This is a predicted structure of a 1498-nucleotide RNA (small-subunit ribosomal RNA) from a metagenome. Its mean pLDDT, the model's own confidence on a scale to 100, is 83. Its Rfam family is "Bacterial small subunit ribosomal RNA". Rfam links the family to the GO terms ribosome and structural constituent of ribosome.
RNA sequence: AGAGUUUGAUCCUGGCUCAGGAUGAACGCUAGCUACAGGCUUAACACAUGCAAGUCGAGGGGCAGCAUGGUCUUAGCUUGCUAAGGCCGAUGGCGACCGGCGCACGGGUGAGUAACACGUAUCCAACCUGCCGUCUACUCUUGGACAGCCUUCUGAAAGGAAGAUUAAUACAAGAUGGCAUCAUGAGUCCGCAUGUUCACAUGAUUAAAGGUAUUCCGGUAGACGAUGGGGAUGCGUUCCAUUAGAUAGUAGGCGGGGUAACGGCCCACCUAGUCUUCGAUGGAUAGGGGUUCUGAGAGGAAGGUCCCCCACAUUGGAACUGAGACACGGUCCAAACUCCUACGGGAGGCAGCAGUGAGGAAUAUUGGUCAAUGGGCGCAGGCCUGAACCAGCCAAGUAGCGUGAAGGAUGACUGCCCUAUGGGUUGUAAACUUCUUUUAUAAAGGAAUAAAGUCGGGUAUGUAUACCCGUUUGCAUGUACUUUAUGAAUAAGGAUCGGCUAACUCCGUGCCAGCAGCCGCGGUAAUACGGAGGAUCCGAGCGUUAUCCGGAUUUAUUGGGUUUAAAGGGAGCGUAGAUGGAUGUUUAAGUCAGUUGUGAAAGUUUGCGGCUCAACCGUAAAAUUGCAGUUGAUACUGGAUAUCUUGAGUGCAGUUGAGGCAGGCGGAACUCCUAGUGUAGCGGUGAAAUGCGUAGAUAUUAGGAGGAACACCAGUGGCGAAGGCGGCUUGCUGGACUGUAACUGACACUGAGGCUCGAAAGCGUGGGGAGCAAACAGGAUUAGAUACCCUGGUAGUCCACGCCGUAAACGAUGAAUACUAGGUGUCGGGGCACAUAAGUGCUCCGGUGCCGCAGCAAACGCAAUAAGUAUUCCACCUGGGGAGUACGUUCGCAAGAAUGAAACUCAAAGGAAUUGACGGGGACCCGCACAAGCGGUGGAGCAUGUGGUUUAAUUCGAAGCAACGCGAAGAACCUUACCAAGUCUUGACAUCCUCUUGACCGGUCAGUAAUGUGACCUUUUCUUCGGAACAAGAGUGACAGGUGGUGCAUGGUUGUCGUCAGCUCGUGUCGUGAGAUGUUGGGUUAAGUCCCGCAACGAGCGCAACCCUUAUCCUUAGUAGCCAGCAGUUCGGCUGGGCACUCUAGGGAGACUGCCAGGGAUAACCUGGAGGAAGGUGGGGAUGACGUCAAAUCAUCAUGCCCCUUAUGACUUGGGCUACACACGUGCUACAAUGGCGUAAACAAAGUGAAGCGAGAGUGUGAGCUUAAGCAAAUCACAAAAAUAACGUCUCAGUUCGGAUUGUAGUCUGCAACUCGACUACAUGAAGCUGGAAUCGCUAGUAAUCGCAGAUCAGAAUGCUGCGGUGAAUACGUUCCCGGGUCUUGUACACACCGCCCGUCACACCAUGGGAGUCGGCAAUGCUCGAAGUCGGUGACCUAACGUAAGAAGGAGCCGCCGAAGGCAGGUCUGAUAACUGGGGUGAAGUCGUAACAAGGU
Repeated sequence: AGAGUUUGAUCCUGGCUCAGGAUGAACGCUAGCUACAGGCUUAACACAUGCAAGUCGAGGGGCAGCAUGGUCUUAGCUUGCUAAGGCCGAUGGCGACCGGCGCACGGGUGAGUAACACGUAUCCAACCUGCCGUCUACUCUUGGACAGCCUUCUGAAAGGAAGAUUAAUACAAGAUGGCAUCAUGAGUCCGCAUGUUCACAUGAUUAAAGGUAUUCCGGUAGACGAUGGGGAUGCGUUCCAUUAGAUAGUAGGCGGGGUAACGGCCCACCUAGUCUUCGAUGGAUAGGGGUUCUGAGAGGAAGGUCCCCCACAUUGGAACUGAGACACGGUCCAAACUCCUACGGGAGGCAGCAGUGAGGAAUAUUGGUCAAUGGGCGCAGGCCUGAACCAGCCAAGUAGCGUGAAGGAUGACUGCCCUAUGGGUUGUAAACUUCUUUUAUAAAGGAAUAAAGUCGGGUAUGUAUACCCGUUUGCAUGUACUUUAUGAAUAAGGAUCGGCUAACUCCGUGCCAGCAGCCGCGGUAAUACGGAGGAUCCGAGCGUUAUCCGGAUUUAUUGGGUUUAAAGGGAGCGUAGAUGGAUGUUUAAGUCAGUUGUGAAAGUUUGCGGCUCAACCGUAAAAUUGCAGUUGAUACUGGAUAUCUUGAGUGCAGUUGAGGCAGGCGGAACUCCUAGUGUAGCGGUGAAAUGCGUAGAUAUUAGGAGGAACACCAGUGGCGAAGGCGGCUUGCUGGACUGUAACUGACACUGAGGCUCGAAAGCGUGGGGAGCAAACAGGAUUAGAUACCCUGGUAGUCCACGCCGUAAACGAUGAAUACUAGGUGUCGGGGCACAUAAGUGCUCCGGUGCCGCAGCAAACGCAAUAAGUAUUCCACCUGGGGAGUACGUUCGCAAGAAUGAAACUCAAAGGAAUUGACGGGGACCCGCACAAGCGGUGGAGCAUGUGGUUUAAUUCGAAGCAACGCGAAGAACCUUACCAAGUCUUGACAUCCUCUUGACCGGUCAGUAAUGUGACCUUUUCUUCGGAACAAGAGUGACAGGUGGUGCAUGGUUGUCGUCAGCUCGUGUCGUGAGAUGUUGGGUUAAGUCCCGCAACGAGCGCAACCCUUAUCCUUAGUAGCCAGCAGUUCGGCUGGGCACUCUAGGGAGACUGCCAGGGAUAACCUGGAGGAAGGUGGGGAUGACGUCAAAUCAUCAUGCCCCUUAUGACUUGGGCUACACACGUGCUACAAUGGCGUAAACAAAGUGAAGCGAGAGUGUGAGCUUAAGCAAAUCACAAAAAUAACGUCUCAGUUCGGAUUGUAGUCUGCAACUCGACUACAUGAAGCUGGAAUCGCUAGUAAUCGCAGAUCAGAAUGCUGCGGUGAAUACGUUCCCGGGUCUUGUACACACCGCCCGUCACACCAUGGGAGUCGGCAAUGCUCGAAGUCGGUGACCUAACGUAAGAAGGAGCCGCCGAAGGCAGGUCUGAUAACUGGGGUGAAGUCGUAACAAGGU
């Protein structure tokens, strides 16, 4: 410090998620030790048991118990001892009691509390303070009781009552009374003031306690100090405005009461105030702080342990005592709960320490000691102390240590795992050698913490105090620690390994099981699931979960935004507020500097030190960014004051304009009415129909009526704040601009609330209503059509008045001010110059447009009219959906508007730009694509392939174009993969090993055959004679074998777009980038072909060319080819001869827009022409760019993985692939006269031939057969070419067309022709008379038509591949259909339109709103009742202290105010629940349509 995730890719916006740290934690797996610190976060729920506050006999009376002593009695007897009992308070002491002090500390908890509760600072001249310290003074005289003890009564108990008697440091009376308090008087200091200091005089009131026994401890009064407390104030301290008004002791005053003290704290009276948008009141939540965690910081979150403060003690109320409480282990009352009970009545309060139950994911021992520290009491010894110090339990945290160290490679053997089977890895790991002993176990020794204090004695000075001597005090603990012995001995796991994120393989599983923090993984080769091996990280721990901060600049003060991503209010006026021009003077609030006080300690940081180190602890310093006081400074801001004119406004002189309101007027058009002319249609549409019209429409003429809107001018022209404003004219009226510089003198800008205006639609009342036109009706369209189209048509649109208050109210851009290159239009006004007639040029101000620099921006773009640079103010935003919804509130007649959530759900939603693809977008171009033609298919019969069906099997594959006469260039057996039956199991085929034989082969028998059986005959080659090779048989296991699966695991091959003209790269440049440029543009071409231009310049794969063939010529050669001339001839190039010609096959030539003319840009190129065999790539072929279709093929072949192994392998026979209600594709033959048949005649090319082609001859009607020459071929053969031409016949018919089907007889091939071959002869003679919708091929030697040959092949073509013969028609053209190319445009598509996607309905689940109601809860209010208790009143009753007495004084009782709980009542707020109901969200597959995205088809 960042990373992952939206996309095909990119940049941005934006959310979600991760890596870090932390915890009073919990859970899972695991676990050796030590130190330190920590341990009910939940039920402030209920508590058994024990302990947690006592102490003082030096305050007192006493003596229950204990001990001692004395004394008496008894017993034993060692006759003075022991034991027992009684008595004596005599001694030590002491239960209970009176009294003093303490119990208000310490300890616990966080319920309440949003508050002077806490923090910080200040104040009290408005206060108190036991014990402690200092100082001063005093401590006199008396009295009467009450506990206890004793007696009696009562009660179950807790307890209670009466009588008698008694002490005190208990209580009371009196004396004295400095001081103190109060009152009065006259002075004085201080203070803003109420007040107050000091001193004086007079009057009034108020004290005391003793103990011990010689030393002290006490008591009373006063002053001061210290400590602790009380009160007041400034500032700070959570969320909600869907809480906006709250308040009657309320706010203040006079007077009083009360208090330690101020105060409405309380009361009587008077006034009517007080708080609040700077957030009152209400609601929710919460102890506050020091601090803790995190963070760079600013911040954010938290408040456990420790420290400070507060509050509370079962719930609520109350006071008493006291220095202090309204009191955790006190009292009284009420309530709930628990316990005891004799039923009458009583007792209790763990949020003290342990502990129990309950709750919960979860939190410990009913331990030891007062040794230390501290507290209470005491003169003291001492006693008490669950405070405290220790120990126990718990990996719950932090820190430290260990589980061994060094050496050891044939990188050992084995095992697990992987493997290309060679090996690799585990791994220096182990073994082994040497060493160490922390820890462990055992043994021995063994602290500090005790600094000191007590007690006793002593010394010093006058006490206090100091010193010395002796004595005593340790829970933890025989602990820490040290030493010795033994021996590697006692001690390692957890998570992870797809990316983020360090670490990879195998097996299993097969969208299952499962994983997952996010993206996501799993559908047969999973580094993502489970296991294993290995690796990585941390380590006595490791992971998970929960929570907080961080990353997140994702609430932005530091430090964000608002044209299009979320976000500018519809517009103006204006209140509060915020901000504000120039120059002085003054002040010192802000601001800045110095200084003082405080900011507790602990904590944090740093230095030093102590535990063996560290954590931890000690000590010192820093810091504590704060608050307050005080002294200065005065630039800036603020306050006060004086002045100025440039901001702003006014005046004066002009100007422009659909600015607004009201009235009047006008013409065109439209509809209606009346009348005329006139006749059959009009109207409407893509086409129609509804509609109107013979009762006279439409059309046309004239007249009249009505309402609404204002053509042209008209303009990115004008005006207005926005909405908006358009005929002409009159009246009233607002604003702006220009010029001038007379006046005012900052009067300004913005503007939360508020007020006003505010299109259209809508609403209310009353008018008006021509045209148009929601709703509605009809007609069409359609699968439907509640739409688009048509015919009608009502609200409405118009006017007046009143509401509504919203719009894509948009420049999707708030207002104001200043500054920052230019260029060019236009509107309004002014100035200067020249001309003066129009005008032209320059310039200033104000509006309104375009282009563009810097700059900005994610980009698009903006750019003086900013989206630039700055300032001020307002408004608004913080992922998508849910939702602008629900509830509440306000406004409205209503419709509705404004304000405005949550649950739940997703990992995206979104912006701009890029490349593609697509469009029922656009432009251009091409193609037998259409058109123009010719011939077919689709109808018939047959052939062939496919589907389907059938079957034991009808083997398998191919599936739009691009499967279907395709794989198959040829299924009777074989092929053959399928089926039935019969057989084999190292196998039909390959290699290796062992043994045997010398063969194998051939013949006979059984069997359909495979196979089996036995007999006979025969007996391989080489040899160095040892044997070797080869073959056959047998055996054994490694293995063979598979046309079994997966073409979606693959290689190779192929199809298709498409022989379409495209597809890319290097360097450069542009862009943040994806990408662009080049390759676009202007021409041209068959072509990204070429030319020109150009931030591109070049290059590659394609195009073209090079290759083959064909068309012309030349040359070379001349047999098997040829024959012009010569000779011979059997008349046959047959022979001699020749190579001229044809031809053959080698080599060359030729064609290049080379030439001419025109066009074009002087180009490329096009058009025409010449010459030429051929002319503009001459014709044809081969040649197929980057890629697309998970296209085809595992059955050509190869191959990964899976599967079968006496079978899914192999062999054999037979069958099947040839089936047949049917459907489709491709063909053949026809339907005839451009023909059929017959007779006789002519002309090819290219091929093939030895298990072959076969002449000729013979024979057969024929297929053929017999015989046989020649030929391994320019020599021989196949071989006859056919259409054609000639003659004859048929004469339009199901025929002399057509030949299917069938019968009979044959031929050939072949082991074999039944299933299931071809051919021949004779006979038979079906459908069919040119083919519906639709559809195919072809542009020239082409279509059409005619035959010939070859491959496969024993035989078996109408198929396929080639060959030649005859030989047309048409193309105006590119509007349309199909396909393709280029450019451009839109896009919500990228699996790319066979895309994406919306809503209802149906089903399941989830959260939520409403809901007749039902059940609770909080806080109040009103009335009532009224405990305890304070206060007040009364007190006839009671009473020891005083008094001779009267009486005083006190008390019980009673009454009153207040008063908790309770009762009654009506509401507010809030929670839970509910029949039914509303919408919302999610879901693999459902239904109906197709609304949106392209002009998305309106």
The sequence is in RNAcentral, with records from SILVA.